Lysine riboswitch aptamer, 176 nucleotides, folded computationally.
It matches the Rfam family "Lysine riboswitch aptamer". From the family's description: Riboswitches are metabolite binding domains within certain messenger RNAs that serve as precision sensors for their corresponding targets.
The coordinates come from a structure-prediction model, not an experiment, and the mean pLDDT is 77.

RNA sequence: GUUAAAGAUAGAGGUUGCGUUUUUCAUCAGUAGUUUUUUGGAUGUGGCAGGCACAGAUGAUGAUGAAUGAAAGGGAAAAACGCCGAAAGGAUCGAUUUAUCUGCGAUCGCUCCUUGGGCAUACAGCCAAUAGCUGUAUGACUCUCAUCAUUUCAUUGAUGGGGCGCUAUCGAAGAU
Repeated sequence: GUUAAAGAUAGAGGUUGCGUUUUUCAUCAGUAGUUUUUUGGAUGUGGCAGGCACAGAUGAUGAUGAAUGAAAGGGAAAAACGCCGAAAGGAUCGAUUUAUCUGCGAUCGCUCCUUGGGCAUACAGCCAAUAGCUGUAUGACUCUCAUCAUUUCAUUGAUGGGGCGCUAUCGAAGAU
C1' cells in the first nucleotide's frame, strides 16, 4: 500500500409495507337479556367436561303472544403514533381465568423454531357471517443478493437463494 472480520450508525422495499390507539359508520340484531300472558312439568347456571357450589313444585330448561332492548369481538373510512422481524404463526414453561380442584380452551409474558413483501385461487380452522383473520399449497407480481449471458452507457434476460438478509458510512482484529 491492498484486502477485510467482529462491532456501531443511518437507510431502502409498499402509496394496499407492518402494528397500536382514538373517532364515525354499517353489521352483530329486533339477537342475547329483562318484564309479563298462556302452556308445560324437572332441570338449569358458573368459557367446555368432571367434581363442587348455587337456583328450582313459592315452578327449572323450553314453547307461544306482547312490551322493552343491548354489548363484546370481527369489518370499512379518517386521523394520530410507533416502526422495516416491522409483524404473524407454532412449541415448552410460568401467571391469570367461579368461592374451590383436575384436564382442555382463552389472555399475557420469557425462550426456541418457521416465514423477504403484498395479491389471487383451493383446502382447513376461528367467527353471527357469504365480510375478515390464521395456516398450508399453487400462481404470477415485486424487493434484494449471487452466478451466467447481454448492453457504448443506462440496462435487459435466465437460474437460484432469502430478513441473523441487503445498501451506505465508520471501524481496522486478521491476512498479504